[in-house]
Small-subunit ribosomal RNA from a metagenome, 1435 nucleotides, folded computationally. It matches the Rfam family "Bacterial small subunit ribosomal RNA". Its family is annotated with structural constituent of ribosome and ribosome in the Gene Ontology. Its mean pLDDT, the model's own confidence on a scale to 100, is 85.
């Protein structure tokens, strides 16, 4: 992701059935309705009909009669049911399972007996009266199925006293004596009905008891006076402290009592695989409540929702005096909320109340509205249509896709709408709220009907613009910083549809509280230890029980729901019927294996006895030597001490040394250990007293006596605290003294508590085996330690039984590692864990002299935090080894003066890039125009370039005009042709397009730098690992090398090293011209010339080197060291070659290329300018500073290289640059061309110089269209700084560094002192690898992985959020104490009164108001407790 909902919200919204609809304010309530009925109980009144009577003609008026009806009253029976709501309530309140021998019961059933016979009232009614009313006094008159008395007892009930039966003892039956105790009528003609009284019984309702289950906090741990029992009495319907007296002192709690919170419980209901885990609307049962709280009365039931009275708060009406009210009934109003509906129709039909019935009542109920609130059904069109229409969006420009979708053409009509017809629900008739509805039938029309979320992964669904870390998104990871499938819009897609999101909550996935089903060495988790209560668990064998268990059988387990079958609405939802299932439940029979409980055994489990051994176990009390310091004397002199290195310190007043003597304390060198002993902190000189505990042998006893252990107790290192000692050494704080930026520290000198000792407290550690305790069982090998046995003269061996260590088997572990001392297989018990910070912190309780300890949260906050093990990377970590990496040498940079490149400024512009090594004499192997990209300024717009179309045309040359671009004009008619036509190049004209050195190297290719020619970088199969990964690549020796060789779970292979390839150093062949010339000749003496082919050279093929050889060294390898020969030795010397990869390294301006941008300009042309500035920094050069040298003179010897737009010779001009000239040369032939430094000779003599040569004048040369900016050489003149360079820092190890010509490349020319390349001359050093750089392998350590330039701590300073402490303040619940004290019950009482009965009266019996007692609601005072809110300040 999934299911659920009494929702709401957001967008949309077509029908109809069928449930559902204040989850908050038990706030308040206008208005109407929501329980009356009975005249056949009764007095009546009024009305209206009937017939009769009297009065009248008559209308009609009186009178009683009868019927019918009825407001108020009397009477009955109902209002205790039905309907609301869930505040209370943690209870016998509910559920469940018994009980009642301890009970009640109207109306209904059935059954038995009965119903006689008198009396007094009294309401309405009527008169007075009071009151605003609400209501109320008083007089007077009636009735009754209302009230009373009396008579009858079947019966009933109390008291004695027997019976008989089940029993648990009094229940219920029977029997006898005595005592008590009833009643109403009415309607009918009648017969009868219908009531009354009394009793037994029924069904149905209830009350009460009772096992058992029934939320959260232990930071609620003791709670309790009617409290527990007993007697009586007293109450109810009954038990029963329910109450009241008296006695007695007891009940309840770790199985959670006694506080706090929070809730109505149950059928059920959601979700789950179940076990659970949430919930508790609507339906059904049971409680509780009725505005808030006391209270009883009526009655069969009530302490009563629409009665009663009494406080209280709030409302209303008031004449102010008093008085009414109680929607948690149905509608409905206000309020409160994100939120929940009509002041509706009917009593037709179910069902209730009354009533003989008719009937009347009934917001119960049946219906209707409202509301996608939810479940279920339908529908919004079927077919058939490709030119795949237009639009849309995408495109790689072909296309693709929305799509058979539309259109179009045919059908259909459930929905709609119109007309007509219509039930069922109703029984023997009448009687239908719903309803002219459901349904039927007939007509119209495709007509009336589709949205809503998503398309980054999880998760089905992609693309375009737009945005540009913004604007937003987002459930979790996370998108967004110019190419965003993630933002917003679009097309298009997916999903679901009259809905769709989303937002709350609830299971679920989560075995992420683990019963089913987890864990604790290092991830969070073993209490420091140890002994022990209570509680769990408990060896072997028998017997009885039968409480757990298990099995049958039975009862219950309401209906509804749930599953299953079957029926009814067109079908689902819904709905009937019938099974079914559902409890740790009762009963009641059986089994007895295992547990338990009785009862009797046993020894292997513990235990004690006798022997015997080891041991820094424990405590007291003695006692020795070393060292230490200090006192005291003796030598003795100047230092001593002390560090990296030093000072403070001590010491001439005599110190350290050194000797003698002598006090004090506080520890026990060696043995010693990888040993020993303890429960664990722990325990060490020697020797003795006392003492726990352990081990092993051999024999017997005891009989399960046992294990673990929550709470309690005890011990418990080290600091620490109390009181009294002690105090040598050593040392927290303190002092100086180094050391440092600082140094409250490491270091040094000094010092106090304290460390010792007694007593007492404290109770905590990485109290660590990071590993609770006990028992069982599971390969083994090697050690040590006590003990006993066998064997052996012995020295030793061997074998058990504890103990303490190593490695390792299975097997376990996430891995790491554990492995009979387990972390392995079980088994018993017990402590603790449940993301990371807050935090072991707060409050609170215990404990403590204190510091503290122990127990032990929450708010807020993060998306981890944490284990173990791989690869890297890294260490001011180890080990081995390289490298001009240091080091030792030379010789330079850093200083000047120029050169250049940078980097700043500066400017119209000073184009762009390159940025640490690895940008800076770099792209630039050639900026004056050009180049050029940059400014200016002028001009072009199909364009300077490319390809398509169409028209026209030779190409091209020339002249004016401008700074050119460029405009005007004026001559002109090509090339190949097989003769068709082709190529090509120029104008015009339209457009598609062309261009861009604009931007992105962080969108690429390609190419480059680097580490780095460093020895590495992988693979394949095996094989090891849960895997990442390892192994091969590690090791042992070796190399310049991962070279090789040896070993090895590895064997092999790539790619790299090396070689293979170039140039170079020797010889050999072959060839011999432009080269060469040993020997001949000739010669102008030049290989010049014949000739030669020896030599050098020259280019072409070879040979050579291979640790092949000897000696030694090593494993006899592989290699190294010497050697021999040899041009050359161990890679010979250089060079090309750069592994995997790394640095978002360098380049969009060499190229080439995605996207972006720009189109009369970011494109293109053209002049001039500028890329060359110039306070300044830095790089990288040259030339110096001179005597190893400068100046003049003479002389000598190279390689490689260019040269027809060219290199240019000899002459000859010029001081020179260069000019003339033009020989030769497309070059082993000829030019460039002079090699320089060397050498010889002279000359300067330390001097800012005969050293240096910048700068500046001056006069020229030369390339060039053109040397102002801004050219380069020439000659004369000038002659700056500069006397060897501060921190610093660069190059080289041999033909090198150094020095010192030469050549080429770019090019007209030039900045040449760059750059690449030649060659001449031609060195010094290197002990080593400690140390600085950089790198390689191996190994360690990590909290690094952007990988040390990493990572991260804490302080301070502002804001907020949280949240503790706080003089305190308010306010919620409650406990105590006392005061008070309505109503009302009950008890007294004789102050008033009194129809019924008693009596002749008086008088009584009772009874009423009064009055008072006792209890108690509000309500007050005192004083505590506990929550919360607040609080300056402050953690």
């Nucleotide at each position: 992701a999934g299911g659920a909902u009494g929702a709401a919200c957001g967008c949309u919204g077509g029908c109809g059935g069928c449930g559902u609809g204040c989850u908050u304010a038990a706030u308040a309530c206008a208005u109407g309705c929501a329980a009356g009925u009975c005249g056949a109980a009764c007095g009546g009144a009024g009305a209206g009909a009937u017939a009769u009577g009297u009065a009248g003609u008559a209308a009609u008026a009186c009178a009683g009669a009868u019927c019918u009806u009825c407001c108020a009253g009397u009477g009955g029976c109902g209002a205790a049911c039905g309907g609301g709501c869930g505040a209370g309530u943690a209870a016998c309140g509910a559920g469940u399972u018994g009980g009642u021998g301890a009970c009640c019961u109207g109306c209904c059933c059935c059954g038995a007996a009965g119903u006689g016979u008198g009396g007094g009232a009294u309401a309405a009614c009527a008169g007075u009266c009071c009151g605003a009313a609400a209501g109320g006094a008083u007089u007077g008159c009636u009735a009754a199925u209302a009230c009373c008395g009396c008579a009858u007892g079947u019966g009933g009930u109390c008291a004695u006293g027997g019976g008989a039966u089940c029993u648990a003892g009094a229940a219920a039956c029977c029997c006898a004596u005595g005592a008590u105790u009833a009643a109403a009528g009415c309607a009918g003609a009648a017969a009868u009905g219908c009531g009354c009284u009394u009793c037994g019984g029924g069904a149905g309702g209830g009350a009460c008891c009772u096992g058992c289950u029934u939320c959260c906090c232990a930071u609620c741990a003791g709670c309790u006076a009617g409290u527990u029992g007993g007697u009586g009495a007293g109450g109810u319907a009954a038990u029963g402290g329910c109450c009241c007296a008296c006695c007695a002192a007891g009940g309840c709690u770790a199985c959670g009592a006694c506080g706090g919170g929070u809730a109505a419980g149950g059928g059920a209901c959601c979700u789950g695989a179940g076990a659970g885990g949430g919930u508790g609307g609507u339906c059904c049962c049971u409680c509780g409540c009725a505005a808030u709280g006391g209270c009883a009365c009526u009655g069969a039931a009530a302490c009563a929702c629409g009665g009663g009275c009494c406080a209280u708060a709030c409302a209303c009406c008031u004449a102010c005096g008093g008085g009414u009210g109680g929607c948690a009934g149905c509608a409905g109003u206000a309020g409160g909320g994100a939120a929940u509906a009509u002041u509706g129709g009917g009593c037709a039909a179910u069902g209730g109340g009354c009533g003989a019935a008719a009937g009347c009542c009934u917001g119960a109920c049946c219906c209707a509205g409202c509301a996608a609130c939810g479940c279920c059904g339908c529908g919004u069109g079927c077919a058939c249509g490709a030119u795949g229409a237009a639009g849309g969006c995408c495109u790689u420009c072909g296309g693709g896709u929305c799509g058979u979708a539309a259109a179009g053409u045919g059908c259909u009509u459930u929905u709609c709408u119109g007309a007509g017809g219509a039930a069922u629900g109703a029984g023997a008739a009448a009687g239908g709220a719903c309803a002219g509805u459901a349904c039927c039938u007939c007509a119209g029309g495709a007509a009336u009907a589709a949205g809503c979320c998503u398309c980054g992964g999880c998760u089905a669904a992609c693309u375009a613009c737009g945005u540009g870390c913004c604007a937003g998104c987002a459930g979790c990871c996370g998108c967004g910083g110019u190419a965003a499938a993630a933002c917003g819009u679009a097309g298009g897609a997916g999903g679901c549809g009259a809905g769709c999101g989303u937002u709350a909550u609830c299971c679920g996935g989560a075995u992420u509280u683990a019963c089913u089903g987890g864990g604790c060495g290092u991830a969070a988790a073993g209490c420091g230890u140890g002994u022990g209560u209570a509680g769990g668990c408990g060896g072997u064998a028998c017997g009885g029980u039968a409480a757990g268990u298990u099995g049958g059988a039975u009862g219950u387990g309401a209906a509804a729901g749930c599953u299953c079958c079957u029926g009814g609405c067109u079908u689902a939802a819904c709905u009937a019927g019938g099974a079914g299932a559902g409890g740790u439940c009762g009963u009641u029979c059986a089994a007895u294996a295992c547990u338990g409980c009785c009862g009797a055994a046993c020894u292997u489990g513990a235990g004690g006895g006798u022997a015997u051994c080891a041991g820094a176990g424990g405590a007291g009390a003695g006692u020795g030597g070393a060292a230490u310091u200090c006192c005291c004397g003796g030598u003795g002199u100047a230092g001593u001490g002390g560090u990296g290195a030093a000072a403070u310190g001590c010491g001439u007043a005599g110190a350290u040394a050194u000797c003698g003597g002598g006090a004090a304390g506080a520890a026990c060198a060696c043995c010693g250990a990888u040993g020993g002993c303890g429960a664990a902190g722990g325990c060490a000189g020697c020797a003795g007293u006392c003492u726990g505990g352990g081990g092993c042998c051999a024999c017997a006893c005891u009989g399960a006596c046992g294990c673990u252990g929550a709470g309690g107790c005890a011990c418990g290192a080290c600091g620490g605290c109390g009181u009294g000692g002690g105090g040598a050494g050593c040392a927290a704080a303190c002092a100086g003294g180094a050391u440092u930026a600082g140094a409250u520290a490491c270091c040094c000198u000094g010092g106090u508590a304290g460390u010792c000792c007694a007593c007492g407290c404290g109770g905590u550690a990485a109290a660590c085996g990071a590993u609770g305790a006990a028992c069982a069982c599971u390969a083994g090998a090697c050690g040590c330690c006590g003990g006993g046995g066998g064997g052996g003269u012995g020295a030793c061996u061997u074998u058990u039984c504890g103990g303490u260590g190593u490695c390792g088997u299975a097997g376990c572990u996430a891995a790491c590692g554990c492995g009979c001392u387990a972390a392995g297989u079980g088994u018993u018990c017990c402590g603790c864990c449940u993301g990371g910070g807050g935090a072991g912190u707060a409050c609170g309780g215990c404990c403590g002299c204190a510091a503290g300890g122990u127990u032990g949260a929450a708010a807020c906050u993060c998306a981890a935090a944490g284990g173990a093990a791989u690869u890297g990377a890294c260490g001011g970590g180890g080990g081995c080894c390289c490298g001009c990496a240091c080091a030792a040498g030379c010789g330079g940079u850093g200083g000047a003066g120029c050169a250049u490149g940078u980097g700043g400024u500066u400017u119209a512009a000073u184009u762009c890039g390159a940025u640490g090594c690895a940008a800076c004499g770099c792209g630039a192997a050639g900026a004056a125009c050009c180049u050029u990209a940059c400014c200016u300024g002028g001009c072009c717009u199909u364009g300077a370039c490319a390809u398509c179309u169409g028209g026209g045309g030779g190409a091209u040359g020339c002249u004016c005009a401008g700074a050119g671009a460029u405009g005007a004009g004026c001559a002109g008619u090509g090339c190949c042709g097989c003769a068709a036509g082709g190529a090509g190049c120029c104008c015009c004209a339209a457009g598609a397009c062309a261009g861009g050195u604009g931007c992105u190297g962080c969108a690429u290719g390609g190419c480059u730098g680097u580490c780095g020619u460093c020895a590495g970088c992988u693979c394949g199969u095996g094989u090891c690992g849960u895997g990442a990964g390892a192994u091969g690549u590690u090791g042992g020796g070796u190399u310049a090398a991962g070279u090789c060789c040896c070993g090895c779970a590895a064997c092999g292979a790539g790619c790299g090293c090396a070689a293979c390839c170039c140039c170079u150093g020797u010889c050999c062949c072959u060839g011999g011209u432009u080269g060469c010339c040993a020997g001949c000749a000739c010669u102008u003496c030049g290989g010049g010339u014949g000739g030669g082919a020896a030599c050098u050279c020259c280019a072409g093929g070879g040979a050579g080197a291979c640790u092949g050889c000897c000696g030694g060294u090593g494993a006899u390898a592989a290699a190294c060291c010497g050697g021999a020969g040899g041009a050359a030795g161990g890679u010979g010397g250089g060079g090309a070659u750069g592994a995997c990869g790394u640095c978002a390294a360098g380049u969009c301006a060499u190229c080439a290329u995605g996207g972006c941008c720009c189109u009369u300009a970011c494109g293109g042309c053209c002049a001039g300018g500028g890329c060359c500035a110039c306070a300044c920094a830095c790089g990288u050069g040259c030339u110096a500073c001179a005597a190893u040298g400068g100046g003049c003179g003479g002389u000598a010897c190279a390689a490689a290289g260019g040269g027809u737009u060219g290199c240019g010779a000899a002459c000859c001009c010029g001081c020179g640059a260069g000019g003339g000239g033009g020989a030769g040369c497309c070059a082993a032939u000829c030019c460039c061309a002079a090699a320089a430094a060397g050498c010889c000779g002279u000359u300067c003599g330390u001097a800012g110089u005969c050293c240096g040569g910048a700068u500046u004048g001056g006069a020229g040369u030369c390339u060039g269209c053109a040397a102002c900016c801004c050219g380069a050489c020439u000659c004369c003149a000038u002659g700056a700084a500069g006397u060897c360079g501060g921190a610093a820092u660069c190059g080289c190890u041999a033909g090198u560094a150094a020095u010192c010509g030469c050549g080429g490349a770019u090019c007209a020319g030039c900045a040449c002192u760059g750059c690449c390349g030649c060659g001449g001359u031609g060195a010094a050093u290197a002990c080593g690898u400690u140390c600085c750089c950089g790198g390689g392998c191996c190994u360690u350590g990590u909290a690094c992985a952007c990988a040390c330039c990493g990572c991260c701590c804490g302080u301070c300073a502002c804001a907020c959020c949280a949240u503790g402490g706080g003089a305190g303040u308010u306010g919620g619940c409650u406990g105590u104490a006392c005061c008070a004290g309505a109503a009302g019950u009950c008890g007294g009482u004789c102050g008033c009164u009194u129809a019924a009965c008693c009596g002749c009266a008086a008088g009584g019996a009772g009874g009423g108001c009064g009055c008072u007692g006792a209890c108690c609601a509000c309500g007050g005072u005192g004083u505590g407790g506990u929550c919360a809110a607040u609080g300056a300040c402050u953690g």